[in-house]
Molecule: transfer RNA
Organism: Reichenbachiella faecimaris
């Protein structure tokens, strides 16, 4: 140098014909249970703004196409495999 794959909350990891982003598990937070704990069970958990009503941004970064993009198109980062 050519060709392939891969990247989503705090972690792992779903969403594959473009149609609610994060199911589900772990973790954290409260609670309930118990003298206290563990373990179990309940609820809730991206990020910022907020008049608390809602709003804005959020799939490695930049753009582009669509009414709509994790998802298709280009350029790049950065890991990881093949070949040379």
């Nucleotide at each position: 140098g050519c060709c392939g794959g891969a990247a989503u909350g705090g972690u792992g990891g779903a969403a594959u014909u473009g149609g609610u982003a994060g199911a589900c598990a772990c973790g954290c937070a409260a609670g309930a249970c118990u003298u206290a704990a563990a373990a179990u069970c309940u609820u809730g958990u991206g990020a910022c703004u907020u008049u608390c009503g809602a709003g804005u941004c959020g799939u490695g970064u930049g753009g582009g196409u669509u009414c709509a993009a994790g998802u298709c198109c280009c350029a790049c980062u950065u890991c990881u495999g093949g070949c040379a």